[in-house]
RNA sequence: CGUGCGCCGUCGCCUAAUCCACGGACCUGGCCUUCGGGUUGGGUCGGGGAGCCGGGGAACCACCGUUCCUUGGGGUGAAUCGGAACGUCUUGGGCCGGAUCGGCCCAGGUCGGACCGUAGGAGACCUUCCUGCUCCGAACCCGUCAGCUAACCCGGUAGGCGAGAGGGAAGGAAAGG
Numbered sequence: 001c002g003u004g005c006g007c008c009g010u011c012g013c014c015u016a017a018u019c020c021a022c023g024g025a026c027c028u029g030g031c032c033u034u035c036g037g038g039u040u041g042g043g044u045c046g047g048g049g050a051g052c053c054g055g056g057g058a059a060c061c062a063c064c065g066u067u068c069c070u071u072g073g074g075g076u077g078a079a080u081c082g083g084a085a086c087g088u089c090u091u092g093g094g095c096c097g098g099a100u101c102g103g104c105c106c107a108g109g110u111c112g113g114a115c116c117g118u119a120g121g122a123g124a125c126c127u128u129c130c131u132g133c134u135c136c137g138a139a140c141c142c143g144u145c146a147g148c149u150a151a152c153c154c155g156g157u158a159g160g161c162g163a164g165a166g167g168g169a170a171g172g173a174a175a176g177g
Stems, first nucleotide, its partner, number of pairs: 010163005018050003024045009051157006061147001072145001073142004081117003086112002089109009120136004125172007
């Protein structure tokens, strides 16, 4: 000097997931005390409010024709859609052999994990535009039920990360002078 890991603080990122007091219960420290208690600070839990987010829910509009088949349908979210290979299972056809079995080839289906793309999404004052680079492109929920939807009703406010966060333009904000 650089790098890795851990802790604290600061600043920030994804996301709706932020802010505010109240004084109810408990814990704890200081001070005073007539030992009954009072006062003040901190922490945890609990409800409450504001903001933000989501769902249900009229009219109007949309959907609503017939037949057959069948794999219900819907929500939050950027997270949809597709491709080829490999392996498991299986359908049809063909070939070979020791022929009710086994192997191989062609076409199709199903499942699995990895891979390659992609609709779309994120990245340091904020919004918009242009241009780069780096990433994400998941997961979960309802339970046979829901189009939109004023009034109205219901719910959520978690969790996970980072350490120089590229550049240009317009309009703002903030700070400084």